[in-house]
Molecule: transfer RNA
Organism: marine eukaryotic metagenome
RNA sequence: CCCAUAGCUCAAUUGGCAGAGCAGCGGACUCUUAAUCCGGAGGUUGAAGGUUCGAUUCCUUCUGGG
Repeated sequence: CCCAUAGCUCAAUUGGCAGAGCAGCGGACUCUUAAUCCGGAGGUUGAAGGUUCGAUUCCUUCUGGG
C1' cells in the first nucleotide's frame, strides 16, 4: 500500500431498497441417475466507535490475509 460482502468465487461510486454465478434445497423432465429447465431460500457487509435524515461506501482504531 491492497484485500475482508451468502457455504465458495466475486459484483455493488459523485452516500439512498445488498446482487450474480456456482454449491445446497424443492419441483418439472427421465424406468433411475446425470444433464437441462423452473422456483424459492440463504447476509449483524471482519470487530468497535465517529460523521450523517440515511454508511458496503466517508473518518479513526483494532483483528486477520497478501